This is a predicted structure of a 250-nucleotide part of an RNA (large-subunit ribosomal RNA, domain VI) from a bacterium. It matches the Rfam family "Bacterial large subunit ribosomal RNA". The full RNA is in RNAcentral, with records from ENA. Its mean pLDDT, the model's own confidence on a scale to 100, is 89.
[in-house]
Context: one part of a larger RNA
Formats: sequence, structure tokens, C1' cells
RNA sequence: CGUUGAAGAUUGAGAGGAGCGGCUCCUAGUAUGAGAAGACCGGAGCGGACGAACCUCUGGUGUAUCGGCUGUCCUGCCAAGGGCACUGUCGAGUAGCUACGUUCGGAACUGAUAACCGCUGAAAGCAUAUAAGCGGGAAGCAGGCCUCAAGAUUAAUCUUCGUUAUAGACCCCCGGAAGACUACCGGGUUGAUAGGCGCUAGGUGUAAGCACAGUAAUGUGUUCAGCCAAGGCGUACUAAUCGGUCGAGA
Repeated sequence: CGUUGAAGAUUGAGAGGAGCGGCUCCUAGUAUGAGAAGACCGGAGCGGACGAACCUCUGGUGUAUCGGCUGUCCUGCCAAGGGCACUGUCGAGUAGCUACGUUCGGAACUGAUAACCGCUGAAAGCAUAUAAGCGGGAAGCAGGCCUCAAGAUUAAUCUUCGUUAUAGACCCCCGGAAGACUACCGGGUUGAUAGGCGCUAGGUGUAAGCACAGUAAUGUGUUCAGCCAAGGCGUACUAAUCGGUCGAGA
């Protein structure tokens, strides 16, 4: 820009992805074979590589969480803290992101076939799977599974709304498991969109102050305390104000 107003929901022409192989056991030490050996068909399980999704578990990370420790400067001093020292360093760790973790996948099945194997059967009184006709038969082909998909210009379909200032969209703002920007998605007071606050999950590991014990370092009690990021639920306290623009053929 088109699809001749708009929003939402679909169909699927077409395109892409996937397609792997192994071992063990049962059938069965059966068929077969003098023996040695040892099946087809069918069934069950295990695990590998590969791929996808996810974070319950196991781990990693987690410079916005908690704690321990050292030096130094500062808060007048004690105590308690703050800054700096690679995030000062060490021990843990929520969300998120992750693999070494978890779950799942290849298929089954159907159709048409290849090589190949057949039935009936003439030409050619026989024979012949073929000439008419009819079957079987591959990890391959077409479906089936997953993804995209109406610029499929053959521009599809359905539902609802709209027609002289409306349907709707955008600008702007609050945000996001979306993201370089843009786009996409949610919300904008008829509101839980983000922040704050409350409760809570979870993390750290028992704060400060005070009391008691000890000469003291320190310990014990108050105290499973105190503090806390991204999680969950709730709550209009704060910010999404007020508005504006576009908007139907040739």
C1' cells in the first nucleotide's frame, strides 16, 4: 500500500519441522540341525544420541536478600552502624534465567506403490501373476503428529458493531515471564496496571536494647528472633489527570 468501514473469532491452499538406531527378557533352548549352534512371527522392558517444553526435584547463577570476618575513615565517645577496600572477602540464598535436572517426542494407524510374491485367465484347447480383472508388499511416497499460514492479489469464512459524525484506532500515561528501537500484550478512576502499605510463601539464622552469669573475652534469656529483592493474595494511599488526532469507494 492492497484486500473498498471496524473489532473479534476461524478455515487451511501452501510451506516448514519431526522421521534415529541399540541392548535385555518372554515366546523358546521351541522350529531347524548329527552336533555345535539357534530363529522367523509376536510381546514386554531398559538405556543412548537427538529434539521440544519446563523449573516440582537435584544443581548453577543470583554485584538489588541475610549473616560471619579483617583493615581504615566517618557518625563526639561506648555500644551500634555507614563508606571504601575486585561485589573488600567468606558462608548461604528468593524470583528470574538455566543443565548437570524434570517431563514429553520419533510412533500407532490408513491409502497408493517399488523391487518382489500371488489369484483367476485368454490370445496360443497346454502353459502363463497380465492382455481384461483382482490381491499382498518398504525406515521410502500421500495422510496421520507439531509449527507457520488469506499478499491463497483466486486477497476466503463466521459473529458482532457502525453509516454524517459515529463504530473503532491512535497520540499520551501506568506497566509487562514482550522487547535493541519499533512491534506485541495488560491497564488507564465504571481502575488492582505499576509503586506503596498489610498479610503470606520463601531466604538468612536467633537483631538491637535490657536483664542475668562471668575479672574479662564471652555466654544465656527475652527470641524459630530481627531483617528481607524480583513470588502469591489483598488494599485506591501515590501515579495512570484533563484531553487531542485520525476515521467509509471511483